[in-house]
This record gives sequence, structure tokens and C1' cells, in this order.
RNA sequence: GACGCGUCAGCGCCGUAGGCAGGAGCGGGGGACCCAGGUAAGUGCCGUUCAGGAAAGCCGGAAGGCGGACCGGGGCGGCUUGGGGUGAAGUCACGCGCUAGGACGCGUGGCCGGGCACUCACUGGCCCGAACCCGACAGCUCACCUCGUAGGCGUCGGUGAGGGGAUCU
Repeated sequence: GACGCGUCAGCGCCGUAGGCAGGAGCGGGGGACCCAGGUAAGUGCCGUUCAGGAAAGCCGGAAGGCGGACCGGGGCGGCUUGGGGUGAAGUCACGCGCUAGGACGCGUGGCCGGGCACUCACUGGCCCGAACCCGACAGCUCACCUCGUAGGCGUCGGUGAGGGGAUCU
């Protein structure tokens, strides 16, 4: 390095010259009634565009007109500190950085979650708690719509129960 096996896992199988198309399988997300929850509160930032309201000031004999600081709103586009999703990968406290504060980042510790090779229970020990996506929006969820099927690794013991296999008779 190749092939095979095993393993984390939804991430494998059929198909093919093929890492094709496609198929079924498996897994995820969106999405009613009912139910649940909430309740008169809130709904970020930037750009662009569209109409609306409108002070000063100006014109006019008047009616009215011009004007446009400013005010909130609709459409479209972008952003990520709100919120949400995949995943075990969260939560709390303290310290530091940043900050008006919050949010965020780093470190330590507790709790919680995940992994340690046939399975389960108990038990000792070890390791991990990343990354990515949506874009102001999402409770559950029939119909319906939609996406994924990447990748990594070769993994410590004890006791008990169960399962499987090989060899010999």
C1' cells in the first nucleotide's frame, strides 16, 4: 500500500465499465386537525427599492402650492450576537479576554451525555464532549414536500448469565 474482516454509526445493499443513473432499505428535516405550550409582550443589524405621513422654510390676497428635516410601513437582497437543526458533543460555577451590558472565546472543576471489539447486567480503569447547517423562521403532527447514506478507527480489565463457532469422541 492492496484486499479481507471487525468496529463507531442511519451511513450498508442491488445495479453499472464506473465513486453513473436508478431502485428498495435505513436515518434526518419541514409540515394540519386534535393535543400541548404561550399570551396582549417581543420580533436583531446592513443595503436597496416602493409608496404613505410630515416640521421648519418659501410662493400666494385667499384657496392652495412648493418644500422636505423627520416618522413609521411594504417588497427584494445580504449578515449572524436572537432562535432553530444534524450530532454523544450539553449544562452550571469560577477565573481570564472582549464588552456599556449581554452575547461570544479560552482555561479549570462539578453534573450530565457518548465510546472502549459476540450480547446483556454489575463493577474497576481509560478516552471524548468536535464540526457543520438554516437565516429572524420551525411545539407535536396525517396527507404532502425534502435531504442524507460522508468519514474515522484496529480499542484495557474483573465477576455472572446468555448466544455463536471450531476440534475431538
A computed fold for a 169-nucleotide RNA, annotated as c-di-AMP riboswitch aptamer (ydaO/yuaA leader). Its mean pLDDT, the model's own confidence on a scale to 100, is 79. The model forms 92% of the base pairs in the Rfam consensus. The sequence was found by an Rfam model in a public genome assembly.